Source information:
A computed fold for a 72-nucleotide RNA from Patescibacteria group bacterium AH-259-L05, annotated as transfer RNA. The coordinates come from a structure-prediction model, not an experiment, and the mean pLDDT is 81.

RNA sequence: GGGCUCGUAGUUUAAUGGUAAAACGCUUCGUUGACAUCGAAGAGAGCGGUGGUUCAAUUCCACCCGGGCCCA
Repeated sequence: GGGCUCGUAGUUUAAUGGUAAAACGCUUCGUUGACAUCGAAGAGAGCGGUGGUUCAAUUCCACCCGGGCCCA
């Protein structure tokens, strides 16, 4: 330098055009002598950035940034 792939809550992953889901973690309550476990409730991300397409974009397209793999 070229190609492919990935980027979404604190962490690990879903969703793949119609205003984002779960697990763990966190907070509160119940249970306990207390802790853990268990149960209930809740907070927390607008989806790496900028443009474009569209009535509508996390999703499609282009470029850029970052990680990984391969080739040179």